[in-house]
Context: one part of a larger RNA
RNA sequence: CUGGGUGUAAAGGGAGUGUAGGCGGGCAUGCAAGUUGAUUGUAAAAGUGCACGGCUCAACCGUGUGAUGCGAUCAAAACUGUGUGUCUUGAGUGAAGGAGAGGCAGUUAGAAUUCCUAGUGGAGCGGUGGAAUGCGUAGAUAUUAGGAGGAAUACCAGUGGCGAAGGCGGACUGCUGGACUUUUACUGACGCUGAGGCUCGAAAGCGUGGGGAGCAAACAGGAUUAGAUACCCUGGUAGUCCACGCCGUAAACGAUGAUUACUAGGUGUGGGUGUGAUGAGCAUCUGUGCCGCAGUUAACACAAUAAGUAAUCCACCUGGGGAGUACGGCCGCAAGGCUGAAACUC
Numbered sequence: 001c002u003g004g005g006u007g008u009a010a011a012g013g014g015a016g017u018g019u020a021g022g023c024g025g026g027c028a029u030g031c032a033a034g035u036u037g038a039u040u041g042u043a044a045a046a047g048u049g050c051a052c053g054g055c056u057c058a059a060c061c062g063u064g065u066g067a068u069g070c071g072a073u074c075a076a077a078a079c080u081g082u083g084u085g086u087c088u089u090g091a092g093u094g095a096a097g098g099a100g101a102g103g104c105a106g107u108u109a110g111a112a113u114u115c116c117u118a119g120u121g122g123a124g125c126g127g128u129g130g131a132a133u134g135c136g137u138a139g140a141u142a143u144u145a146g147g148a149g150g151a152a153u154a155c156c157a158g159u160g161g162c163g164a165a166g167g168c169g170g171a172c173u174g175c176u177g178g179a180c181u182u183u184u185a186c187u188g189a190c191g192c193u194g195a196g197g198c199u200c201g202a203a204a205g206c207g208u209g210g211g212g213a214g215c216a217a218a219c220a221g222g223a224u225u226a227g228a229u230a231c232c233c234u235g236g237u238a239g240u241c242c243a244c245g246c247c248g249u250a251a252a253c254g255a256u257g258a259u260u261a262c263u264a265g266g267u268g269u270g271g272g273u274g275u276g277a278u279g280a281g282c283a284u285c286u287g288u289g290c291c292g293c294a295g296u297u298a299a300c301a302c303a304a305u306a307a308g309u310a311a312u313c314c315a316c317c318u319g320g321g322g323a324g325u326a327c328g329g330c331c332g333c334a335a336g337g338c339u340g341a342a343a344c345u346c
Stems, first nucleotide, its partner, number of pairs: 004317003007300002012314001014200004021193003025087007033080002035076008049065006090190001091187003094183004102176007109153001114148007124135002161168002205246006214240002219235004257313006265291011295302002319346003328339004
């Protein structure tokens, strides 16, 4: 390489968008590049395959024939390709609707923690398995009133919703993306996938400037312990928050790439539509769960949201360790990221 694979054994890219490329719906018709057939040229001889023959056999030798390739001419037109015309089911647009923590910006609300001021009050509070460190007669804890400030939004809340993924949750306003349903009015294959590229991308971390209530790496102290650089407790700084700019990684998980078609059912739930009476129901489209047949699977399990049956395209795997390391290159302020070996060893 081929073959075989990628939920859990090695293996799906974190996600999207899209370039090249690969693949691509129905009908009619032209061409003939691929394709198929016929004829022909060439492919030196030897060698090789097959058949027959000559040395007693064989090696060896001889005769005949075959094989794939390349070129030319003629022909065919089913399929692929290509040109033209056309169609509406794929795809998209329009119209009419309702749903949603989808995104961005602004405004705003209440509960709670902490702190400050004042009142009441007077000895404890706090914390634990038990304690101690800690706080408190300079009046704490508790309680009442007022104020400040930051962060997060109880109930509703739901294997509920939305988003490509990361993710998104008080309320209101503005701007804005997508999906769904109904209609079949319009375009007429405009599609699928997608190496590179570009964009997005939790947390932590980094830069500059703000902010800082609570929480809390580091750190300090108290305990525990043989020790205790921990678990428990009292404190506590980065950070967590905001703006702008980096970083580009996660068990970025459904450990399951995207798209399309087909293949028993049952039962919840979200959003529509039709019918029914506005109801129960029935039918249907689109999400999201559970159970389950065929089938698949090493088993577990999956089972119309497939891990079933097929097709197209991309990514990836090829024994364990060495190692996601070294070296080189690219990216980054750095931390580091991406790409990614070998010796050796079992």
Overview:
The prediction has a mean pLDDT of 88. Small-subunit ribosomal RNA, central domain from an Oscillospiraceae bacterium, 346 nucleotides, folded computationally. The organism belongs to Oscillospiraceae, within Bacteria. It matches the Rfam family "Bacterial small subunit ribosomal RNA". It was read from a public genome assembly.